Predicted 3D model of a 71-nucleotide RNA (Pistol ribozyme) from Schaedlerella arabinosiphila. The coordinates come from a structure-prediction model, not an experiment, and the mean pLDDT is 87. It matches the Rfam family "Pistol ribozyme". The literature on the family includes a 2020 paper in Angew Chem Int Ed Engl by Teplova et al., "Crucial Roles of Two Hydrated Mg(2+) Ions in Reaction Catalysis of the Pistol Ribozyme". Rfam links the family to the GO term catalytic activity. Lineage of the source: Bacteria > Bacillota > Clostridia > Lachnospiraceae > Schaedlerella.
RNA sequence: AAUGGCGAUAGCCACUAUAAACAGGCCUUUAAGCUGUGAGCGUUCCCAUCUGGUAAAGUUGGGAGGUAGUC
Numbered sequence: 001a002a003u004g005g006c007g008a009u010a011g012c013c014a015c016u017a018u019a020a021a022c023a024g025g026c027c028u029u030u031a032a033g034c035u036g037u038g039a040g041c042g043u044u045c046c047c048a049u050c051u052g053g054u055a056a057a058g059u060u061g062g063g064a065g066g067u068a069g070u071c
Base pairs, nucleotide, nucleotide: 001016003014004013005012008037009036010035011034025071027069028068033041044064045063046062047061048060050058051057
């Protein structure tokens, strides 16, 4: 310097052509992804739609909400 941890930015960390991860202060917690801010991608719930068909589950759209605690 590049790339990565959903995206913007700043951090923290990792790795070296790869895009993962046992790293990202410890522990616990949550479906909620490393953290702040902003967003609202994933995740959660509800409604509708199509597929399925006893159903469950899944596609698409809309709405709500968007881990938490101590040190």